[in-house]
RNA sequence: AGCAGAGUAAGUCGUUGUGCGUCAAGUGUCAGAUGAACGGGGAGUUGACAUCUGAACGAAAAGCUAAAAGCUUGCGGUACAGCCACUGCAUCCCGCUGUU
Numbered sequence: 001a002g003c004a005g006a007g008u009a010a011g012u013c014g015u016u017g018u019g020c021g022u023c024a025a026g027u028g029u030c031a032g033a034u035g036a037a038c039g040g041g042g043a044g045u046u047g048a049c050a051u052c053u054g055a056a057c058g059a060a061a062a063g064c065u066a067a068a069a070g071c072u073u074g075c076g077g078u079a080c081a082g083c084c085a086c087u088g089c090a091u092c093c094c095g096c097u098g099u100u
Stems, first nucleotide, its partner, number of pairs: 001100005010087003014083006020076003029055007039094004044089001061073004
């Protein structure tokens, strides 16, 4: 120097742990706004995702205990984290891996 490749905001399934709710928050649905894509940088894109606002809808409890607190077993298209598998933009420069 040539060629090839990896890595991406995230999402889904399974599993483990710690929580939250069960006195209904969360999840899901609809509408609007904003944000965000690789190890670094430049210039872009938005299905999905996140946050906020508004609207409609809406649930599974049981046991131990004198009771409360607490604990146990459940339930919730529940939150976060670890692990496994799968899926995932595009362009330029540098970097990384392999090869000549």

Record summary: The RNA shown here (THF (Tetrahydrofolate) riboswitch aptamer) has 100 nucleotides and comes from Propionispira arboris. It matches the Rfam family "THF (Tetrahydrofolate) riboswitch aptamer". About the family: Tetrahydrofolate (THF) riboswitch was first reported for Ames et al. as an RNA motif in 5' untranslated (5'-UTR)regions of folate transport and biosynthesis genes in Firmicutes genomes. Its mean pLDDT, the model's own confidence on a scale to 100, is 75. NCBI's taxonomy places the organism under Bacteria, Bacillota, Negativicutes, Selenomonadales, Propionispira.